[in-house]
């Protein structure tokens, strides 16, 4: 140097054809317990790596950038 993939809460991961960003574990808070632990209910945590653009409407399409990863030279 080219080319493909990934990049979403603290950590792992979904999101159909572009239409209300969810789930699990963790963390908090109540209940249960003598007390801890498990087990129940509940709550908060994101503007989806950055910027830009298309649309009424973008985690999703375009562009350009950044980092990891792979593969080619």
């Nucleotide at each position: 140097g080219c080319u493909g993939g990934u990049g979403u809460g603290g950590c792992g991961c979904a999101a159909u054809c572009g239409g209300u960003a969810g789930c699990g574990c963790a963390a908090c808070u109540c209940a249960u317990u003598c007390g801890u632990a498990a087990u129940g209910a509940g709550u908060a945590g994101g503007u989806u790596g950055g910027a830009g653009g298309u649309u009424c409407a973008a985690g999703u399409c375009c562009u350009c950038u950044c980092a990891c990863c792979a593969g080619c030279a």